[in-house]
């Protein structure tokens, strides 16, 4: 100097004019306007994907089912599917990056097409060890008429038979490479790797290392169903609470379940009836179902039609809060001390205009310079200044972002 990897920062400043909104104070007060002080969007406010706080279901405990989620080990956290550190696998020269990372020996599925074959069928091909048929050559023999018989050699000629090493097909094909052996081959044997089992060592562990033994054993797929371990009640701020106002305490239909005992009061036609309290049994009652315990309740569930309110206040911001610093920890993070209060709207506030500057890119000009490029400085012209707006709040993840700056590390080139 170039290229790359990881992490962080901010993403405009100042002034003037006009215009907003909230809190507090004071004044005024029929309402209100005006005055003073202070505050007023984000790193993602976005997506609504996770986890919670909080609210309600009458509402807590325990267990189970359905359904959903997570999935190596250890740690962090209120918690998580998040974060940190490690292990293993894969990619990269490397810094680093990625992983829906438990189980295929509990079971069931699937592996299309191609290919001989995908839980086991040989297409091409290789083979003189074995058997059969035939060919050529040589030798012997018989015959002599082309020839017959025997034997040896040669050639995979054909068949039986042997092979799964080589080739082909495929995402994947009977562990891989090499040597030996064999008729040709094959873990058939051996060496190394791989795999399985056992032992020892290191580590909290995932896992790693070393050694020994070995039949060298028939794959893959679980973001297929499934099994295993762990987690989870549901609905949600349009939750919910209160005030005010108003109609029709509306009409119709269906289902269930209220019963018993005792006490008191009233009535009585003396059969009992009505109200109320207690106890027992039963029943209904969670924004999934069942069982059980406790506790609360006396009515509950469903359908159709119709009517009223579309008002106001709270919820609504002091928090698992922010900043600084010290300590512990590899880190995430935790603790101590000090300082600070930093939006609360409800058709929805923080905006509009002007000027100057700032940052960045391009173009030519001047100077540093003798000089091209580079670099530095100066003035000028043109262009750009991103993504984007709280609505209960927080911890994450994911996505979007013009231009710029900082740090650490890796690779390459050059100089010293």
């Nucleotide at each position: 100097c170039c290229a790359g990897a990881c992490g962080g920062c901010a993403g405009g400043a100042u002034g003037g004019c006009c215009g907003c909104u909230c809190u507090c104070c004071a004044c005024a007060u029929u309402c209100g306007a005006g005055g003073g002080a202070g505050g007023g969007a984000g790193g993602a406010a976005a997506g609504u994907c996770c986890g919670g706080g909080c609210u309600c279901c009458a509402c807590g405990g325990a267990g189970g089912c359905a359904c959903g989620g997570u999935g190596c080990c250890g740690g962090g956290u209120a918690a998580c599917g998040c974060c940190c550190g490690g292990c293993g696998a894969g990619g990269g020269c490397g810094a680093c990056c990625u992983c829906a990372g438990g189980g295929a020996a509990a079971g069931u599925g699937c592996c299309a097409c191609a290919g001989a074959a995908a839980c086991a069928c040989a297409c091409c091909g290789c083979c003189g060890a074995u058997c059969c048929c035939g060919g050529u050559c040589g030798u012997c023999u018989c015959a002599u008429u082309u020839g017959g018989g025997a034997u040896g050699a040669c050639a995979u000629g054909g068949g039986a038979g042997g092979c799964a090493a080589g080739g082909g097909u495929g995402a994947a094909a009977u562990g891989g490479u090499g040597c030996g052996g064999u008729a040709a081959g094959a873990g058939c044997g051996c060496a190394c790797c791989g795999c399985g089992c056992c032992g020892c060592c290191g580590g909290c562990a995932a896992c790693g290392g070393c050694g020994g033994c070995g039949g060298c054993u028939g794959g893959g797929u679980a973001a297929a169903c499934c099994c295993c371990a762990c987690c989870g009640g549901g609905a949600g701020c349009a939750a919910g609470a209160c005030c005010a106002a108003g109609u029709a305490g509306g009409a119709g239909c269906g289902g269930c379940a209220g019963g018993c005992a005792c006490g008191c009061c009233g009535g009585u036609u003396c059969g009992c009836c009505g109200g109320u309290g207690u106890g027992c049994c039963g029943g209904g009652c969670g924004g999934g179902c069942c069982u059980u315990c406790g506790c609360a309740c006396c009515g509950c569930c469903g359908c159709u039609c119709g009517g009223g309110u579309c008002g106001g206040u709270c919820g609504c911001g002091c928090g698992a809060g922010g900043c600084g610093u010290c300590c512990g920890g590899u880190a995430a993070c935790g603790g101590g001390c000090g300082c600070c209060c930093c939006a609360g709207a409800u058709g929805a506030a923080u905006g509009g205009c002007c000027a100057u500057c700032c940052c960045c890119g391009c173009c030519g000009c001047c100077g540093g310079u003798a000089a091209a490029c580079c670099c530095c400085g100066g003035a000028g012209g043109c262009g750009g200044g991103a993504c984007a707006g709280a609505a209960c709040c927080c911890g994450g993840c994911u996505u979007a972002c013009a231009g710029g700056c900082c740090g650490u590390c890796u690779g390459g080139c050059g100089c010293u």

Record summary
Bacterial RNase P class A from an Allostellaceae bacterium, 416 nucleotides, folded computationally. NCBI's taxonomy places the organism under Bacteria, Pseudomonadati, Pseudomonadota, Alphaproteobacteria, Allostellaceae. Model confidence (mean pLDDT): 76 of 100. The sequence is in RNAcentral, with records from ENA. Rfam family: Bacterial RNase P class A. It is annotated as a ribozyme. Rfam links the family to the GO terms ribonuclease P activity, dimeric ribonuclease P complex and tRNA processing.